[in-house]
RNA sequence: CGGGGUAUAGCUCAGCGGUAGAGCAUUUGACUGCUGAUCAAGAGAUCCCCGGUUCAAAUCCGAAUACCCCCA
Numbered sequence: 001c002g003g004g005g006u007a008u009a010g011c012u013c014a015g016c017g018g019u020a021g022a023g024c025a026u027u028u029g030a031c032u033g034c035u036g037a038u039c040a041a042g043a044g045a046u047c048c049c050c051g052g053u054u055c056a057a058a059u060c061c062g063a064a065u066a067c068c069c070c071c072a
Base pairs, nucleotide, nucleotide: 002070003069004068005067006066007065010024011023012022013021018055026042027041028040029039030038050062051061052060
């Protein structure tokens, strides 16, 4: 150089073209002599970036970037 894969919340991952979710973590409250555990509630991602298709895109298409793998 060529081929393939991955990129979504602080972390690990889900997510049939039709309102972005879970676990852990975090905040508040309840419980407790205190912590922890448990329970309840909340906050947190304009989905790596730029375009295209579509009434509608995290999802489909193209290009870019980063990382991983294969080939030589």
Overview:
This is a predicted structure of a 72-nucleotide RNA (transfer RNA) from Acipenser ruthenus. The organism belongs to Acipenser, within Eukaryota. It matches the Rfam family "tRNA". Rfam links the family to the GO term triplet codon-amino acid adaptor activity.